Predicted 3D model of an 88-nucleotide RNA (Glycine riboswitch aptamer) from Bradyrhizobium tropiciagri.
Of the family's consensus pairs, 91% are formed in the model.
NCBI's taxonomy places the organism under Bacteria, Pseudomonadota, Hyphomicrobiales, Nitrobacteraceae, Bradyrhizobium.
[in-house]
RNA sequence: GUAGUCACGUCGGGAGAGACCGGCCUCGUGCCGGCGCCGAAGGAGCAACCGCCCCGGAAACUCUCAGGCAAAAGGACCGCGUGACGUC
Repeated sequence: GUAGUCACGUCGGGAGAGACCGGCCUCGUGCCGGCGCCGAAGGAGCAACCGCCCCGGAAACUCUCAGGCAAAAGGACCGCGUGACGUC
């Protein structure tokens, strides 16, 4: 120098879905209740596949517990940078 993995960052990008209805008072980015909806924090389940089997791992699939449904914030993931491990 370099495949890959992980962590970090005042860095760049980053979707979906009611600024819904009713009630309360402290009038707020509030609380309580109701109906509808979304998947890309987290969580759970599973096909293919992998590990001989048991069983386990396991997606952007499934569920929607949690979370979310103006903006902001958050945001999987991608890029960049730094560091560690590490392949050649």